[in-house]
RNA sequence: AGAGUUUGAUCCUGGCUCAGAUUGAACGCUGGCGGAAUGCUUUACACAUGCAAGUCGAACGGCAGCACGGGAGCUUGCUCCUGGUGGCGAGUGGCGAACGGGUGAGUAAUGCGUCGGAACGUACCGAGUAAUGGGGGAUAACGCAGCGAAAGCUGUGCUAAUACCGCAUACGCCCUGAGGGGGAAAGUGGGGGAUCGCAAGACCUCACGUUAUUCGAGCGGCCGACGUCUGAUUAGCUAGUUGGUGGGGUAAAGGCUCACCAAGGCGACGAUCAGUAGCGGGUCUGAGAGGACGACCAGCCACACUGGAACUGAGACACGGUCCAGACUCCUACGGGAGGCAGCAGUGGGGAAUUUUGGACAAUGGGCGCAAGCCUGAUCCAGCCAUUCCGCGUGAGUGAAGAAGGCCUUCGGGUUGUAAAGCUCUUUCAGCUGGAACGAAACGGUACGCUCUAACAUAGCGUGCUAAUGACGGUACCAGCAGAAGAAGGACCGGCUAACUCCGUGCCAGCAGCCGCGGUAAUACGGAGGGUCCGAGCGUUAAUCGGAAUUACUGGGCGUAAAGCGUGCGCAGGCGGAUUGUUAAGCAAGAUGUGAAAUCCCCGGGCUUAACCUGGGAAUGGCAUUUUGAACUGGCAGUCUAGAGUGUGUCAGAGGGGGGUGGAAUUCCACGUGUAGCAGUGAAAUGCGUAGAGAUGUGGAGGAAUACCGAUGGCGAAGGCAGCCCCCUGGGCUAACACUGACGCUCAUGCACGAAAGCGUGGGGAGCAAACAGGAUUAGAUACCCUGGUAGUCCACGCCCUAAACGAUGUCAACUAGUUGUUGGGGGAGUGAAAUCCCUUAGUAACGAAGCUAACGCGUGAAGUUGACCGCCUGGGGAGUACGGCCGCAAGGUUAAAACUCAAAGGAAUUGACGGGGGCCCGCACAAGCGGUGGAUUAUGUGGUUUAAUUCGAUGCAACGCGAAAAACCUUACCUGGUCUUGACAUCCCGGGAAUCUUUAGGAAACUAGAGAGUGCCUUCCAGGAGCCCGGAGACAGGUGCUGCAUGGUUGUCGUCAGCUCGUGCCGUGAGGUGUCGGGUUAAGUCCCAUAACGAGCGCAACCCUUAUCGUUAGUUGCCAGCGGGUUAAGCCGGGGACUCUAGCGAGACUGCCACCGUAAGGUGAGAGGAAGGUGGGGAUGACGUCAAGUCCUCAUGGCCCUUAUGUCCAGGGCUACACACGUGUUACAAUGGCCGAUACAAAGGGCAGCUACUCCGCGAGGAGAUGCUAAUCUCUAAAGUCGGUCCCAGUUCGGAUUGGAGUCUGCAACCCGACUCCAUGAAGUUGGAUUCGCUAGUAAUCGCGCAUCAGCCAUGGCGCGGUGAAUACGUUCCCGGGCCUUGUACACACCGCCCGUCAAACCAUGGGAGCUGGGGGUGCCUGAAGUCUGCCACCGCAAGGAGCGGCCUAGGGUAAAACCAGUGACUGGGGUUAAGUCGUAACAAGGUAACCU
Repeated sequence: AGAGUUUGAUCCUGGCUCAGAUUGAACGCUGGCGGAAUGCUUUACACAUGCAAGUCGAACGGCAGCACGGGAGCUUGCUCCUGGUGGCGAGUGGCGAACGGGUGAGUAAUGCGUCGGAACGUACCGAGUAAUGGGGGAUAACGCAGCGAAAGCUGUGCUAAUACCGCAUACGCCCUGAGGGGGAAAGUGGGGGAUCGCAAGACCUCACGUUAUUCGAGCGGCCGACGUCUGAUUAGCUAGUUGGUGGGGUAAAGGCUCACCAAGGCGACGAUCAGUAGCGGGUCUGAGAGGACGACCAGCCACACUGGAACUGAGACACGGUCCAGACUCCUACGGGAGGCAGCAGUGGGGAAUUUUGGACAAUGGGCGCAAGCCUGAUCCAGCCAUUCCGCGUGAGUGAAGAAGGCCUUCGGGUUGUAAAGCUCUUUCAGCUGGAACGAAACGGUACGCUCUAACAUAGCGUGCUAAUGACGGUACCAGCAGAAGAAGGACCGGCUAACUCCGUGCCAGCAGCCGCGGUAAUACGGAGGGUCCGAGCGUUAAUCGGAAUUACUGGGCGUAAAGCGUGCGCAGGCGGAUUGUUAAGCAAGAUGUGAAAUCCCCGGGCUUAACCUGGGAAUGGCAUUUUGAACUGGCAGUCUAGAGUGUGUCAGAGGGGGGUGGAAUUCCACGUGUAGCAGUGAAAUGCGUAGAGAUGUGGAGGAAUACCGAUGGCGAAGGCAGCCCCCUGGGCUAACACUGACGCUCAUGCACGAAAGCGUGGGGAGCAAACAGGAUUAGAUACCCUGGUAGUCCACGCCCUAAACGAUGUCAACUAGUUGUUGGGGGAGUGAAAUCCCUUAGUAACGAAGCUAACGCGUGAAGUUGACCGCCUGGGGAGUACGGCCGCAAGGUUAAAACUCAAAGGAAUUGACGGGGGCCCGCACAAGCGGUGGAUUAUGUGGUUUAAUUCGAUGCAACGCGAAAAACCUUACCUGGUCUUGACAUCCCGGGAAUCUUUAGGAAACUAGAGAGUGCCUUCCAGGAGCCCGGAGACAGGUGCUGCAUGGUUGUCGUCAGCUCGUGCCGUGAGGUGUCGGGUUAAGUCCCAUAACGAGCGCAACCCUUAUCGUUAGUUGCCAGCGGGUUAAGCCGGGGACUCUAGCGAGACUGCCACCGUAAGGUGAGAGGAAGGUGGGGAUGACGUCAAGUCCUCAUGGCCCUUAUGUCCAGGGCUACACACGUGUUACAAUGGCCGAUACAAAGGGCAGCUACUCCGCGAGGAGAUGCUAAUCUCUAAAGUCGGUCCCAGUUCGGAUUGGAGUCUGCAACCCGACUCCAUGAAGUUGGAUUCGCUAGUAAUCGCGCAUCAGCCAUGGCGCGGUGAAUACGUUCCCGGGCCUUGUACACACCGCCCGUCAAACCAUGGGAGCUGGGGGUGCCUGAAGUCUGCCACCGCAAGGAGCGGCCUAGGGUAAAACCAGUGACUGGGGUUAAGUCGUAACAAGGUAACCU
């Protein structure tokens, strides 16, 4: 310090999530030791039991109990008596109990923090002054009597005090009318020289007390200023309320209280109300500023079962006191009583959760006491708990055969791993034994010195000596002993985030903080091995801060992401021109006080270290007081004119209001002319019209709106404003001067204006037109289109108050390059006047520098640089919704949430893709043509159906005469039945045998059981080896089983379309762009020009094959012109290379030449030449990529599956089924033809298990014989055509299906299920609906030939070959596909996209709701305990006074009507969420009617 997550990718905005630190924690797994610390955060819930506040005999009367002493009795070890002593229960009295300890309910200020203040109190403590004289009457304890279950109480009698009450005195003190008046006490103990006294004692002295008073210290009470949470969906609150006067009251100021008077006081700087909360020092976090918290420690406050009240006291309205009321618990004899753990332990309950009914007063501190001492659950210690922090250990060294085992593996190995074992050492901690602390020196005793004193009597201070005192604890610590001995786990390993493999599972089980994993190869689930991080802990959960600049003071924003109020005026508020003087509030500087301690930080010290403890320092941002300064801000006083305003003179204008008036047009009415249509649409229909429309002419009525001018022109604050004239009126600009003298800017609340629609009342109503009606369209059409049509639109008055009210840009001011246009004004030049030009000012537009911006863009009219003020925003949805308030007649407006839910929603730009967007271009894409398909028959393939099986795959183009260039058996993968199990096939091992051949029986065969013949090759005999066969055992074989979505290879397709990229440079924050775009051109990203690009690669083209021409070389099997021979004929023969041809090598074509056009590239020409002319024709050749395209059944292959079967063999069947549908073909429907006869011309291929000449036989398929050829030699081998004849338009002499019969051939075998031949039969079909296919020249069409596969063949298929041989293309509007540029996009799985709403289903939270229930607070009335205060007659008392009875206030209770809050509620409203429900298609492209706002 950042990271992940929106996208195909990018930048930005923005939320969500993570990494860090922390905790009084809890839970899961695990757990050796020690130190230090913490430990009911929840029910301020209820509490059994014990303890937590007593002490003083030196205040008192006393003596229940104990001990000692004394006395008496006698049963000599007991009883009784005795306050004499130590002491002391109970009691009187004093002090304490108001501290200490607990808790945080209440409290938003009667609190707390900081700083101040004046009108107070103060026991104990310190200092000072003055006293402490003299009397009196009671009372408890106790005794006696009595009541009650108890708690307790009553009567009577006695007694003491430092208890109580007078009297005297009064330096201080209090009151006062200044003369005066008033007010106190208590003694106790120690000691003692003289004196007195019988004694006690007096007396003296000391100490402790007591009284009065002053001061102080500390403590406490009161007051003020400032600070101190949230909500305005709480806006008004207040009657002792605010002030005054007077009385009362208090320790004290004060409405604290009362009477009277006045009507105030608080509040937008947030009163009141509601919710929440103890506050601060500090703690956690953070760089800080901040944010959250307020356990432990220390300060303050509040509380003590709930509520109220006072008493006592220095102090309380009192945790372990009192009274009353209430709730609860307990005891009871039912009459009545008792209690208060939020003290320490502990119990129950609640809860995720928090300890022992421990020890000691040894230390520190507190209370009482002269003291000893007593008390002290304060405290100090111990116990429990990994709750936190800190420290230590679980061993160290060596050790490679890199052991075994585990895991993985490419089978080689790797890893666990120096890890272990082994060897050599050490002994912390734990264990055992022994020693053993610091914390404890005060107080006390004693001796001495000083002070007091008459006194070494006592006391105080100091010094020396000295006895005793330890809960912790036999603990820390130290020493010794033995032995590696007793001591390691947790989480994680997809990214963030360090760490990877195997197996299992198969969208299941599960994981998950976010993104997301899991649907058969999961580094993400579970297990294992390995690894990583921490380590006596590790993880999870919860919570806080951080990261989050994600509330932005430090430190954010508002054109389009969330965000500028629709606009103006304007009070409060905020801010404010120049200058002089003054002031000193702000401000600045110095000094002083305070800011408790602890904490944090720095420097030291002590525990072996650390945590921890401790000394000192610094710091504590603050507040207050005081001194000084006077620049700036503010205040006050004065001056000025640059801001602002006023006056004067012009100017422009749809600025506003009112009145009047004009023409054009629509509609309607009347009349005339006139006749059949008009109107409307994509096309129609509804509608109007023969009762006369529409058209046309004339006249009239009425309402609304104002053509042209007219314009990124004008005016206005915005909304908005348009014929012309008049009246009234607002604002602006400009010119030059004069005047006022900061009068200004902004503006919460407020006020005013505010399009359209809408509402109310009354008018008006031509046109248009929601609703509505009809007609169309459509699957539907409550729409779009059409015909009508009412509110409304118009006017007046009154409401409404919202708009995408937009420049999506608040107002004002200043500053910061320019250029161009335009409107209004002014000045200048110029002109006869203009035009025109220059300067200036106020508007309004277009570009653009710097700068800004995420980008787009803005750019003197800022979105630049600054200042002032206001408004607004903080993820999406829920929702601008609910509830509440305000406004409104209503509609509704305004203000404005939450639960719940998601991980995104969004802005700008980029690349694609797409569009029922645009432009350009191409293609048999359309058009122009020719011939087909779709109709018939038939062949073949597919779907479907059927079946035991009809094996499998291919499924839009790009599956369907496809894999299959040949299913009768085989093939064959399917079915039925029958066999085999190391197997039909491969390798290895063992045994036997040559191999092989012949044959018998059974069987459908496979196979089973036999019989016979036979003996090989190599090496040195045995024996071994190679090959083959049989048998045996196991490793293994085998699988056309699955996954083409695990793959390789290969193929299809876009597409032979012209594209696809790279390097460097440049542009951009970036994705990306540029290059590759633009202008031309081309078949082409082909080339040229231009150009921030310059080059290059894969594609295009060319190079390759073939074909067309020529040359040359060669000349057999090909050829035969010339020469010779020869035949009926024939290159048949000798020969020849001329020609054809064959097949090698070359040539040729390049827009090279000419003309025109053009800068060029290039184009054009029935140009030249040429066999061929503009890539000559054809082929091969297929860029980057797309389709998870096809293929695991060609092959190969990962994984999974089967293993007496999913493998293997065999027979038979099936793949050939058949109501049907589709694709691709054949043959036809005929005369451009059929049939018969005659006759001519190819190319390319094939051939020995072959092609077969020739001859004969058969009507024929074919058969018989026989010849040539391993092929330029022999052979298969042409048909259309041509020439004749016939048929004469018919279901025919067309067509040939089907069927019957007879045959041929192949083959082991033609039944299922072959082809062919002959005879006979002679079906449909007369040119084919919508639709659809191919083809641009040697092409289509038509004609035949060959080949592969193959025994044969279902071939009409496929692949080739040649023969004959057309028509048409104006052209690119349209259909389809494609390319380039551009545009829009909410698409990116990319339009087969995305996506909206109702309905139906499930679940969730929420609003309304007849109501119901509960709660807190307030108000009125009634009642009213205790208690303070107060009043009073009867009773008691001499009196003071008491009892009693009243009064005020009041806790509580009751009641009444409202308001508020919470829960619940039949039913109901919308909302949200939920792989595959229904209906439509609203939005995104011109989304098919542009979308959107009111």
Source information: This is a predicted structure of a 1494-nucleotide RNA (small-subunit ribosomal RNA) from an uncultured bacterium. Rfam family: Bacterial small subunit ribosomal RNA. The RNAcentral record of the sequence draws on ENA and SILVA. Model confidence (mean pLDDT): 85 of 100.